[in-house]
Context: one part of a larger RNA
RNA sequence: UUGGGCGUAAAGAGCGCGUAGGUGGUCGGUAAAGUCGGAUGUGAAAGUCCAGGGCUCAACCCUGGGAUGCCAUUCGAUACUUGCUGACUAGAGCAUGGUAGGGGGAUCUGGAAUUCCUGGUGUAGCGGUGAAAUGCGCAGAUAUCAGGAGGAACACCGGUGGCGAAGGCGGGAUCCUGGGCCAUUGCUGACACUGAGGCGCGAAAGCUGGGGGAGCGAACAGGAUUAGAUACCCUGGUAGUCCCAGCCGUAAACGAUGGGUGCUAGGUGUGGGGAGCUAUCGACGCUUUCCGUGCCGCAGCUAACGCAUUAAGCACCCCGCCUGGGGAGUACGGCCGCAAGGCUAAAACUC
Numbered sequence: 001u002u003g004g005g006c007g008u009a010a011a012g013a014g015c016g017c018g019u020a021g022g023u024g025g026u027c028g029g030u031a032a033a034g035u036c037g038g039a040u041g042u043g044a045a046a047g048u049c050c051a052g053g054g055c056u057c058a059a060c061c062c063u064g065g066g067a068u069g070c071c072a073u074u075c076g077a078u079a080c081u082u083g084c085u086g087a088c089u090a091g092a093g094c095a096u097g098g099u100a101g102g103g104g105g106a107u108c109u110g111g112a113a114u115u116c117c118u119g120g121u122g123u124a125g126c127g128g129u130g131a132a133a134u135g136c137g138c139a140g141a142u143a144u145c146a147g148g149a150g151g152a153a154c155a156c157c158g159g160u161g162g163c164g165a166a167g168g169c170g171g172g173a174u175c176c177u178g179g180g181c182c183a184u185u186g187c188u189g190a191c192a193c194u195g196a197g198g199c200g201c202g203a204a205a206g207c208u209g210g211g212g213g214a215g216c217g218a219a220c221a222g223g224a225u226u227a228g229a230u231a232c233c234c235u236g237g238u239a240g241u242c243c244c245a246g247c248c249g250u251a252a253a254c255g256a257u258g259g260g261u262g263c264u265a266g267g268u269g270u271g272g273g274g275a276g277c278u279a280u281c282g283a284c285g286c287u288u289u290c291c292g293u294g295c296c297g298c299a300g301c302u303a304a305c306g307c308a309u310u311a312a313g314c315a316c317c318c319c320g321c322c323u324g325g326g327g328a329g330u331a332c333g334g335c336c337g338c339a340a341g342g343c344u345a346a347a348a349c350u351c
Base pairs, nucleotide, nucleotide: 003323004322005321006320007305008304012319014201015200016199017198021194022193023192025088026087027086028085029084030083031082033081034080035077036076037075038074039073040072041071048066049065050064051063052062053061054060091191092188093187094186095184096183097182098181099180103177104176105175106174107173108172109171110154115149116148117147118146119145120144121143125136126135162169163168206247207246208245209244210243211242215241216240220236221235222234223233258318259317260316261315262314263313266296267295268294269293270292271291272290273289274288275287276286277285300307301306324351325350326349333344334343335342336341
């Protein structure tokens, strides 16, 4: 609970597609559903309002009059909303020509490094730490050279740079594929915005089956530290991390800021495109324009911090959410899941 809010106080769903619904551009015509007006009916009494009266006043009571809202019928009005109809192009979409990109999927491939194996050289240590020890090493380690195996990640470029709805995406090549931006204004002619349910996507960890396993490394073991040390440090090390298929559906899934449209000083970087000027051509430079991404800053907003044309300003449309702390994102029930658990979501009690 017809209120006020949601960057940080409680509160924006992790993200998209889209159903119902809500909302919806410009100019005509028409209808008259919403809307507005009149008339008639209805609107019991009491109450309420006005006038008058009765109890000494008042409260209270009595008489008369009026009024409100709803509804029905009928006659009108037509600005707005709406239905139908006609037209338009500023929203939206399409076409054409360009263009940037770690956007996605599949296959193939490269070099550096770590580890391991084989061989050569070589000898007593190596490793590790605050210091050590566990550990490795005369059965030849560490170091160094050559060859080989295998897995994972891609130095420099690399950038408050790019792309993607979000999660996220980074060596190279090829194939398949999504979206954006700019320009031309040719075509369609409101085809739009949002979106309860629904459907899909969704880091890491975790789960199932099968593979793979270099490095790292929960658990675990040992060595240290310490009063203790189920830790921090060290030596090892299993799951996992990787691939394929299928689940899970969460997060500080954050800009802690839902989406759309319009409006409201500037300055300065940077990424992508266009136009003009300058210039012998061109690079460069200057001006300008559209889109993205940062910083600073006015008005305004804000409890303050801060935000400030990428708004947290000024407005409108649609959705989600909040309503003192704890109990509790729990119990119960339901739905989903192999499980772990997820989603929905209280109360007693207490302060």
Predicted 3D model of a 351-nucleotide part of an RNA (small-subunit ribosomal RNA, central domain) from an uncultured bacterium. Model confidence (mean pLDDT): 87 of 100. The RNAcentral record of the full RNA draws on ENA, Greengenes and SILVA.